[in-house]
RNA sequence: CGAGGUGGACAGACGGCCGCACCAACGGUUCAUCCGGUGGUGAGGAAAGUCCGAACACGACAGGACACGGUGGUGGGUAACGCCCACCGGCCCAUGAUCGUCGGGUCAGGGAAAGUGCCACAGAGAGUAGACCGCCGGCUUCGGUCGGUAAGGGUGAAAGGGUGCGGUAAGAGCGCACCGCCCGGCUGGUGACAGUCGGGGCACGGCAAACCCCACCGCGUGCAAGCGCAAGCAGUCCUCUGCGUUCCUCGGAACGCGUCCGUGGUCCGCGGGUUGAGGACGGGUCGCGUGCAGGAGAUCGUCGGCGACGGCGAUCCCAGAUGAAUGGUCGUCACCCCGGUUCGCCGGGGGACAGAAUUCGGCUUACGUCCACUGGCGAU
Numbered sequence: 001c002g003a004g005g006u007g008g009a010c011a012g013a014c015g016g017c018c019g020c021a022c023c024a025a026c027g028g029u030u031c032a033u034c035c036g037g038u039g040g041u042g043a044g045g046a047a048a049g050u051c052c053g054a055a056c057a058c059g060a061c062a063g064g065a066c067a068c069g070g071u072g073g074u075g076g077g078u079a080a081c082g083c084c085c086a087c088c089g090g091c092c093c094a095u096g097a098u099c100g101u102c103g104g105g106u107c108a109g110g111g112a113a114a115g116u117g118c119c120a121c122a123g124a125g126a127g128u129a130g131a132c133c134g135c136c137g138g139c140u141u142c143g144g145u146c147g148g149u150a151a152g153g154g155u156g157a158a159a160g161g162g163u164g165c166g167g168u169a170a171g172a173g174c175g176c177a178c179c180g181c182c183c184g185g186c187u188g189g190u191g192a193c194a195g196u197c198g199g200g201g202c203a204c205g206g207c208a209a210a211c212c213c214c215a216c217c218g219c220g221u222g223c224a225a226g227c228g229c230a231a232g233c234a235g236u237c238c239u240c241u242g243c244g245u246u247c248c249u250c251g252g253a254a255c256g257c258g259u260c261c262g263u264g265g266u267c268c269g270c271g272g273g274u275u276g277a278g279g280a281c282g283g284g285u286c287g288c289g290u291g292c293a294g295g296a297g298a299u300c301g302u303c304g305g306c307g308a309c310g311g312c313g314a315u316c317c318c319a320g321a322u323g324a325a326u327g328g329u330c331g332u333c334a335c336c337c338c339g340g341u342u343c344g345c346c347g348g349g350g351g352a353c354a355g356a357a358u359u360c361g362g363c364u365u366a367c368g369u370c371c372a373c374u375g376g377c378g379a380u
Base pairs, nucleotide, nucleotide: 001376003374004373006372007371008370009369010368012333013332014331015330016329017328018327020042021041022040023039024038026036027035028034044353048364049363051362052361053360054359055358056222057221058220059219068218069217070216071215072214073087074086075085076084077083088109089107090106091105092104093103094101095100110213111212115211116210117207118206119205132153133152134149135148136147137146138145139144161179162178163177164176165175166174180202181200182199183198184197185196186195187194188193226290227289228288229287235281236280237279238278239277240276242257243256244255245254246253247252248251258274259273260272261271262270263269297316298315299314300313301312302311303310304309335350336349337348338347339346340345
């Protein structure tokens, strides 16, 4: 100087004015409601994506099995997880001659001797191995042909252990040593696993992010869940539905009193009804409330643990809208950039991603500044 997929901190501060949402007590009102001033509180590290795990709610459900889906080294953390921590193993990087490690990164990291399937192209041959070239032997008309051979070449992502010595016609675990592999024992470790001893010439290529097998986990739908109150309309049931006069075609009509409804409250008046009015009940629409803010809560200290995390103590209460509040403006200071400077400062500009909606734990994605760390380049 530039990078990071690593860890941490912050996300401008204070004040004035105007404004918004919720809560508390007070005042104006008889309560509700509304109004007024006062006081308090008012977005995030991701509130986002809605990917994973839960709480909570309703529905379903005797138990078991099958099917389907998910997870997959070991141990731990956690309410739980596909998250986190530590460790083991493989691979890569750094360093180092090798072993190795002050180390760093990464892995869908159970099972391929239960079975099935696949292994493109190239190649003679791709899984019961295999003879294209080469090598060796026999025959030969000298062109070849028959046989042996997996050492060497060639093809391929992959050719049926590797290196060396012996051996052989040439070769070959054919024999031997070491390394690797498999089987068994012992030791250490909770364990993954590590170390070591003995046995076996090697039988067992790769792919399970192909089917499959094994172990474990898993009911469905989401706060528009759900619960409560309850206008209007409709339904069921109950109660009341009066008195007088006149007329007539004898069943009704008209008028008056009474009564009910409307006319915002009272009186008068007016209009309408008197087969209408009132009441109760259950369900429940509009609407309102609740769920819904004291919680797997926050901060600090201390103790235990390598750590994730946990125990204890103290202090604190920290948004709750729903056509959806959390804003605007001014001043001072701080930070960054540019220009000027008499080095005291002066002037101008700038601040990312993004906005709660039942709640919580994670993951992922977006994004500005600063610090630390890691490795890279250059200079000394």

Model confidence (mean pLDDT): 77 of 100. Bacterial RNase P class A from Phycisphaerales bacterium UBA854, 380 nucleotides, folded computationally. Its Rfam family is "Bacterial RNase P class A". Gene Ontology terms of the family: tRNA processing, dimeric ribonuclease P complex and ribonuclease P activity. It is annotated as a ribozyme.